[in-house]
About this RNA: Predicted 3D model of a 383-nucleotide RNA (Bacterial RNase P class A) from a Candidatus Goldiibacteriota bacterium. The sequence was found by an Rfam model in a public genome assembly. Rfam family: Bacterial RNase P class A. Rfam describes the family as follows. Ribonuclease P (RNase P) is a ubiquitous endoribonuclease, found in archaea, bacteria and eukarya as well as chloroplasts and mitochondria. Rfam links the family to the GO terms ribonuclease P activity, dimeric ribonuclease P complex and tRNA processing. The coordinates come from a structure-prediction model, not an experiment, and the mean pLDDT is 76. Taxonomically the source falls in Candidatus Goldiibacteriota (Bacteria, Bacteria candidate phyla).

RNA sequence: GGAGUAGUCCGGGUGGUCGCUCCGGGGGUUCCCCCCGGGGAGGAAAGUCCGAGCUCCCAGGGCAGGGUGCUGGAUAACGUCCAGUCGCGGCGACGCGAAGGAAAGUGCCACAGAAAAUAUACCGCCCGUGCCGCAAGGCAGGGGUAAGGGUGAAAUGGCGAGGUAAGAGCUCACCGCGCUUCGGGUGACCGAAGCGGCAGGGCAAACCCCACCUGGAGCAAGACCAAAUAGGAGGGCCUAAACCCGUUAAACGGGUUUUAAACCGCGGCCCGCGGUGUCCUCGGGUUGGUCGCUAGAGGCCGUCCGUAAGGAUGGUCCCAGAGAAAUGACCAUCGCUUGGCUCGUCCAAGGCACAGAACUCGGCUUACAGGACUACUCCAUUU
Numbered sequence: 001g002g003a004g005u006a007g008u009c010c011g012g013g014u015g016g017u018c019g020c021u022c023c024g025g026g027g028g029u030u031c032c033c034c035c036c037g038g039g040g041a042g043g044a045a046a047g048u049c050c051g052a053g054c055u056c057c058c059a060g061g062g063c064a065g066g067g068u069g070c071u072g073g074a075u076a077a078c079g080u081c082c083a084g085u086c087g088c089g090g091c092g093a094c095g096c097g098a099a100g101g102a103a104a105g106u107g108c109c110a111c112a113g114a115a116a117a118u119a120u121a122c123c124g125c126c127c128g129u130g131c132c133g134c135a136a137g138g139c140a141g142g143g144g145u146a147a148g149g150g151u152g153a154a155a156u157g158g159c160g161a162g163g164u165a166a167g168a169g170c171u172c173a174c175c176g177c178g179c180u181u182c183g184g185g186u187g188a189c190c191g192a193a194g195c196g197g198c199a200g201g202g203c204a205a206a207c208c209c210c211a212c213c214u215g216g217a218g219c220a221a222g223a224c225c226a227a228a229u230a231g232g233a234g235g236g237c238c239u240a241a242a243c244c245c246g247u248u249a250a251a252c253g254g255g256u257u258u259u260a261a262a263c264c265g266c267g268g269c270c271c272g273c274g275g276u277g278u279c280c281u282c283g284g285g286u287u288g289g290u291c292g293c294u295a296g297a298g299g300c301c302g303u304c305c306g307u308a309a310g311g312a313u314g315g316u317c318c319c320a321g322a323g324a325a326a327u328g329a330c331c332a333u334c335g336c337u338u339g340g341c342u343c344g345u346c347c348a349a350g351g352c353a354c355a356g357a358a359c360u361c362g363g364c365u366u367a368c369a370g371g372a373c374u375a376c377u378c379c380a381u382u383u
Stems, first nucleotide, its partner, number of pairs: 001379010012334007020040009042354001046365002049363005054218004060271004065214005070084005085099001086097004100209002105207002107203003122149002124145004129140004157175002160172003176198001177196008222291004232282006240258007263275004298317008336350005
């Protein structure tokens, strides 16, 4: 000097004039207006992907369903974060991981290839036999072979040596695999030694098995106040008993009480619990206001503990609350970016990144012009 990796911050400041909105105080002629003071859109407010706080469903048990999936921690919790182990990628700093189980079972591996499982022989190699041929060799058939070649993502452990008619863990050394023991580590796992020739592999981001976790719906949740209408019309289901009425009797209908059924509610199913008769169709009224709505698992600073994520503790601060949706406009100046020039603290232009709260918080993911800073890695050059 260049190229990268990981992370942090800014992405306008100051003053004035006017305008909007919330809160506090004061005043007034109290539908509202005026004055003073203080506050007013992000790192992602986006996505609505996870987790919760909060609200309602009365509260529960089980199954199904759903989620997570290496180890140890953090957290209110999580599918998040930290540290580590293993695997893959990268020269490296680092990045990514859907990272439990294939010996419980079922299933799949297209095409190509002889063959992808109850494994096999296309080309080939070796040894005999018969026939033809002067010979080289050719044809047919028998036996052995899976080392060589071919196909494929993957071919039945790999590589090297020996051995063999040619070959093969056939034998040996190393690697791999399985078992046992020892050492280190909380653990995932790592290392070492010994024994064994040991045989089909992959896929569970296939069904499945195992371990742990798990109610549902959501601020358009929900609570309260006010007002109004038609206590409307029709229909279905409704066990048993007693009483009353239509009615003197039967049938039938209505009402009251008890009981149970039926129905409804608790995401699906079962149990269980609760409610009271319950459900369906048509039609009518209201669709106004207040709350929920911002003091929090809160922010900032210091100290201590911890590798870290975080935790403890002390101090300090209150930093939007709209309601069809406020948080803005103009001027000046400084800074920034771009361009020009006579290169001056000159002239001109510009706000040009992604983009706007709507109950709140912890995360993840995605988007982002330009600029600044910190640490680390690699390359080149010089000393």